[in-house]
RNA sequence: AGGGUUUGAUCCUGGCUCAGAGUGAACGCUGGCGGCGUGGAUUAGGCAUGCAAGUCGAGCGAUCCUUGCUGUUGAUAGAGAAUGAAGCUUCGGUGGAUUUUUCUUGAUACAGCGCUGGAUAGCGGCAAACGGGUGAGUAACGCGUGGGUAACCUACCUUUAGGAGGAGCAUAGCUUCGCGAAAGCGGAGGUAAUUCUCCAUGGUUCCCGAUAGCAGAAGUUAUCGGGAUAAAGAUGGCCUCUAUUUAUAAGCUGUCGCCUUUAGAGGGGCCCGCGUCCUAUCAGGUUGUUGGUGAGGUAAAGGCUCACCAAGCCGAAGACGGGUAGCUGGCGUAAGAGCGUGACCAGCCACAUCGGGACUGAGACACUGCCCGGACUCCUACGGGAGGCUGCAGUCGAGAAUCUUUCCCAAUGGACGAAAGUCUGAGGAUGCGACGCCGCGUGGGGGAUGAAGGCCUUCGGGUCGUAAACCCAUUUUAUUGGAGAGGAACGUCAAGGAGUUAACAGCCUCUUGAUCUGACUUUAUCCGAUGAAUAAGCCACGGCUAAAUCCGUGCCAGCAGCCGCGGUAAUACGGAUGUGGCAAGCGUUACUCGGUUUGACUGGGUGUAAAGGGUCCGCAGGCGGCCAUGUAAGUGAAAGGUGAAAUCUUUCGGCUCAACCGGAAAACUGCCUUUCAAACUGCUUGGCUUGAGGAUGGAAGAGGAGAGUGGAACUGCCGGUGUAAAGGUGAAAUUUGUGGAUAUCGGCAGGAACGCCCGUGGAGAAGUCGGCUCUCUGGUCCAUUCCUGACGCUGAGGGACGAAAGCUAGGGUAGCGAACAGGAUUAGAUACCCUGGUAGUCCUAGCUGUAAACGAUGGGCACUAGGUGUUCGUCCGUAAGGAUGGGUGCCGCAGUUAACACAUUAAGUGCCCCACCUGGGGACUACGGCCGCAAGGCUAAAACUCAAAGGAAUUGACGGGGACCCGCACAAGCGGUGGAACACGUGGUUUAAUUCGAUGCUACGCGAGAAACCUUACCAGGGUUUGACAUGCUGGAAGUAGCCUACCGAAAGGAUAGGUGACCUGUAUCCAAUCAGGAACCAGUGCAGGUGCUGCAUGGCUGUCGUCAGCUCGUGCCGUGAGGUGUUCCCUUAAGUGGGAGAACGAGCGCAACCCUCGCCUUUAGUUGUUAUUUUUUCAGUUUUCUGGAAGAAACACUCUAGAGGGACUGCCCGCGUUAAGUGGGAGGAAGGUGGGGAUGACGUCAAGUCCGCAUGGCCCUUAUGUCCUGGGCAACACACGUGUUACAAUGCUUACUACAACGGGAAGCGAGACCGCGAGGUGGAGCAAAUCCCUAAAAAGUAGGCUCAGUUCGGAUUGCAGGCUGCAAUUCGCCUGCAUGAAGCUGGAAUCGCUAGUAAUGGCGCAUCAUCACGGCGCCGU
Repeated sequence: AGGGUUUGAUCCUGGCUCAGAGUGAACGCUGGCGGCGUGGAUUAGGCAUGCAAGUCGAGCGAUCCUUGCUGUUGAUAGAGAAUGAAGCUUCGGUGGAUUUUUCUUGAUACAGCGCUGGAUAGCGGCAAACGGGUGAGUAACGCGUGGGUAACCUACCUUUAGGAGGAGCAUAGCUUCGCGAAAGCGGAGGUAAUUCUCCAUGGUUCCCGAUAGCAGAAGUUAUCGGGAUAAAGAUGGCCUCUAUUUAUAAGCUGUCGCCUUUAGAGGGGCCCGCGUCCUAUCAGGUUGUUGGUGAGGUAAAGGCUCACCAAGCCGAAGACGGGUAGCUGGCGUAAGAGCGUGACCAGCCACAUCGGGACUGAGACACUGCCCGGACUCCUACGGGAGGCUGCAGUCGAGAAUCUUUCCCAAUGGACGAAAGUCUGAGGAUGCGACGCCGCGUGGGGGAUGAAGGCCUUCGGGUCGUAAACCCAUUUUAUUGGAGAGGAACGUCAAGGAGUUAACAGCCUCUUGAUCUGACUUUAUCCGAUGAAUAAGCCACGGCUAAAUCCGUGCCAGCAGCCGCGGUAAUACGGAUGUGGCAAGCGUUACUCGGUUUGACUGGGUGUAAAGGGUCCGCAGGCGGCCAUGUAAGUGAAAGGUGAAAUCUUUCGGCUCAACCGGAAAACUGCCUUUCAAACUGCUUGGCUUGAGGAUGGAAGAGGAGAGUGGAACUGCCGGUGUAAAGGUGAAAUUUGUGGAUAUCGGCAGGAACGCCCGUGGAGAAGUCGGCUCUCUGGUCCAUUCCUGACGCUGAGGGACGAAAGCUAGGGUAGCGAACAGGAUUAGAUACCCUGGUAGUCCUAGCUGUAAACGAUGGGCACUAGGUGUUCGUCCGUAAGGAUGGGUGCCGCAGUUAACACAUUAAGUGCCCCACCUGGGGACUACGGCCGCAAGGCUAAAACUCAAAGGAAUUGACGGGGACCCGCACAAGCGGUGGAACACGUGGUUUAAUUCGAUGCUACGCGAGAAACCUUACCAGGGUUUGACAUGCUGGAAGUAGCCUACCGAAAGGAUAGGUGACCUGUAUCCAAUCAGGAACCAGUGCAGGUGCUGCAUGGCUGUCGUCAGCUCGUGCCGUGAGGUGUUCCCUUAAGUGGGAGAACGAGCGCAACCCUCGCCUUUAGUUGUUAUUUUUUCAGUUUUCUGGAAGAAACACUCUAGAGGGACUGCCCGCGUUAAGUGGGAGGAAGGUGGGGAUGACGUCAAGUCCGCAUGGCCCUUAUGUCCUGGGCAACACACGUGUUACAAUGCUUACUACAACGGGAAGCGAGACCGCGAGGUGGAGCAAAUCCCUAAAAAGUAGGCUCAGUUCGGAUUGCAGGCUGCAAUUCGCCUGCAUGAAGCUGGAAUCGCUAGUAAUGGCGCAUCAUCACGGCGCCGU
């Protein structure tokens, strides 16, 4: 920084789209670690559970625990004494229950005391108005910024000055009683305080009044007088003074509190300037509304509230209404200006389930306070109650989507407290999520048999790729073990110093020492050990856009941001391989900015692309001439204040780096205040005349309105003349007319429009305005330079005018004429044409308000080369002409423009104002509003849909557009085709098959220049599988391969038997069928083979336009460019052939010429050609030295043959033409203007034809789609077409006779004479590899005879019989002959073909193919 996309290409306009950056994101695939951030954007939806605001006992009473003392109580235990049950008994006793009592112990309980310590329900104080959350509401002084408050408040804190005297009433707790399910409530009794009340005192505090100063809106300062209003204690220590005197307090002292007050800091309230989204399809809003007076209320101004009075106030600079939205610092993007946004962090505001209200308090109308009402949830004994996560976690719901019901107060901060401390989901940590940013790693070095494998391949190889394996070393991370900072400051205790004090108490403060406090924490970090060990994906690869190949698929499946891919060779679908990009991420989706100058301030436009209002007047608004004065609002300068912090930028520093964090600077482009300047703009004042207007004198005009009037034409009516048509059309008809039309003459009536003049002439703002006269009236121009003195320009809204059609009412109506009717035309004809004809067109009065209302060009002013017309003035001049103003045209420079074009009448250069545009369609539409009688007009969207729509110019093509020219293109002719029969080809049909291709011209007697077999590709049947054919490798094989005979078979082929029987080289100086090698053979394997598909994958070749005159290039020039020029124009030519002109000059492929052939001449050469002449021989006729025929010699004159040359070039003459090119005519010449014919086919077009001539990519078949054979088919036949042949007859047919050719061919050939046959033909074989011989008779023509207009002596199809020829073979399916048969056809509808001179027409002859077969093809000559 641009790119893609409108077109065949181009430039422009214009939209769509992409590449960039970003996000509180989500989704898909994937996922190693750490740091720092960040995480409910949707339902301000509902919420279980826990926690999130308490603290102070040094304010108070009470209660409880603990501890010490005293007293009381006296459990328990121990000891002693007495008693002596049951049971047992040796009756001796034993036993020891029970009971009583003494001492010691001292639990427990109670009471009192207190320099013990702790707890706390209540009263009281402070806090709870902070902190934390959210963005519902709010378009507002809500926020931002800057000010004001002389209109205010402020707890805690600091500070100033002073004070704290006395008295009293209550009330919770508590006790008791009652109600209730509960929540809770009530009665009675009694109690404390730093609770509450009263009295006293009181100043610099407040109120009232006075005076003075200051200020000038209500005020403020100083002084004086009067009045009003305060307080609470708590807790330590001490004995200096005083009193009792061990010690204490009434005393002293410290700390914390209390009251009044001063000032401050910080915080807040209120007010104001400026800024703050969309909508006019919201234009009027408002009644406490606007102001005043008074009162109330507040901390405080104020309609804040109330009473009364007035009727105001706001609004196009957008009131009111509607929609949307918390605002800002900032954040994202951008070069900037902007645009978008308001997560996290920070400031402000608002809200706390919804709505309302006040209380308390310094502060709230209060998130976890109160009251009321609503909704919802829960409890209930149905009477009533309870609740509020938009605090932290968490849950449900909805959603594409957003976390732990964790730990700690260790740190920072907050509340309370004298303090220790308590509380703190603020905060600090941790967990989860790749959600973002940053960093690290997943390894490093060596390693070529370039391994295996994958993929591709032109099969050679290439690539993945040093990649791997393998070797060497390393250990970030990970795992494991150990060590181990920092975040800690404080506090407490002890000692010491300073201060306070009477004091060594006490308190406070500082220093030193000791001690104590860590949630995170398995912290960061460091060391050891293990071992490459634990760690790579995602997207893309047609263009934009870096990166390509194969396979699969076959407009299917699918892709796609835009253009667009996919219909059999997809770099775009799916897979694979490779490559590119990014990387713990990568893509997609959504959204924002950018690109987009596509809303244009920077920085756009409006003649034709979207866009100038139909025109003018004009309020508001915007802009505005010259000189001077003042001012200082704009403007400029300087200084000051502010612009919070964070962020951004620069720089320095801290974490190993970075992200992140910290310090400093800069910046914050803004607002405010003061001072200065005075050019410009504004404002004030005074002038000026050039802008504007007026005055005076002239001028032109279809300018407007009204009234009157004129002639021509038209139609109708009346009358005359007059007769058969008129009218109309491309042609007709409807229509009018014998009841007298049309035509013509005279008269009358009516309405409308104004010929010639008339002119890119005139006038008007535009629409528009046209006979003549009169009346009224608007504007413009010129001249004079007399007056006013900026009075001007534009103009949103608004107003007026505004063609035609249309509407209302009333007139009028000749012509014309929507609708309508009829006639034509037509496939139809609701049209064009014709005959009629109603509204309307005309007038008056009103409405409508639109047009391609156009110069598709808004108005004004100024400037910027000219030339040439025209119109209206003025001036100079005798005239010609010139000068100067206004208008209206054409051409044209600079300049502009995408180009076309515009160009002093700008679309140029500037200034001012208005209107309008922002892709196409939907849509000059819907809805709403306004207007209208209606028709409708004005204003004016969206959904949806497309990737274009469009402008100008370029090239080609096309036109029932134009000009010029050419062509057997038409015309003029001749002969055909189309009708008949037959032949050939094609379509169709049929068939086992009727092989395939060719299909307008440019397929159809075409491929095929020869289908009985073969050909042959088709069909049926029968065989065969390394094959009918080529080649490589391996192996094998001797009575083998091959050959002959026999057998089966339709053949191909098969199987067997018999016979015969191998080649070359070597072993080998003799000897090989046998050994070795090669050839051939057999078997196997690679492969062969395919007339199978694709001519739209191709080569080559061909057709056609067209033998038409065209098609291009280099350099230059023109154009932004496509492109143009050249190649155009004039003349000329068959020709882009040539000449002239010309921004072109040259060149190439084509044209022409060069080549072949025919026509004339010369020369050379004469055999097989020729024979005039000479001559020989011979025959015939003869009067003959004569004539004729045949054969030969000589000769080369001629013909001819075939080589080489000549000849024709507009060269000569006349005219025309430009003195040219050339052209018309002429001469000469065999030939004259290209002499005739041929060969020769430019760039290209038709995806023309051919894969079945050949070649060839890809695909397909491989015991078959290959190959061999027999037979059949290509030959079918209702029909249709094309090309031909023969005819239909007398310019003919037939019979006989008689002439005159040329091109060619000939050895498996042409075949003579002769003989046989009616003939086809046969026998035979002279001659000839050819200027020698043969094919070979030319035919038409000519001469003579016949036929006499008839389906014939025309015509020959068809059929029968008999033959001939070729060939292995003639049935399907050949040709020919003879005899017989004797069809259609009597010149051909519509239509259509060929031909311009040796041509048409007509006659025959030859050749190729070929065993045979020609009405076709290719050639030849005659008329």
A computed fold for a 1423-nucleotide RNA from a metagenome, annotated as small-subunit ribosomal RNA.
Its Rfam family is "Bacterial small subunit ribosomal RNA". Rfam links the family to the GO terms ribosome and structural constituent of ribosome.
RNAcentral holds the sequence, with entries from SILVA.
Model confidence (mean pLDDT): 85 of 100.